Model confidence (mean pLDDT): 80 of 100. A computed fold for a 73-nucleotide RNA from a Pseudomonadales bacterium, annotated as transfer RNA. It matches the Rfam family "tRNA". Rfam classes the family as a transfer RNA. The sequence was found in a public genome assembly.

[in-house]
């Protein structure tokens, strides 16, 4: 500088050939225990990095930008 990949809950990650976002873990409440673990049950947590486009509708396709990662010179 040139090209590629990632960017979605606190953390690790799915998602979809566009159609009101999900799971594991962790954190909160109850059971259960003599109490703690450990178990089971149950709510909650998100501007899907940002601007702009397309669209009736965008996490999702298009551009631009920032940050990470690898390649190449």
């Nucleotide at each position: 500088g040139c090209c590629g990949c990632c960017a979605u809950a606190g953390c690790u990650c799915a998602g979809c050939u566009g159609g009101u976002a999900g799971a594991g873990c962790a954190g909160c409440u109850c059971a259960c225990u003599u109490g703690u673990a450990a178990u089971g049950a149950g709510a909650a947590g998100g501007u899907c990095c940002a601007g702009g486009g397309u669209u009736c509708g965008a996490c999702u396709c298009c551009u631009u930008g920032u940050g990470g990662c690898g390649g190449c010179a």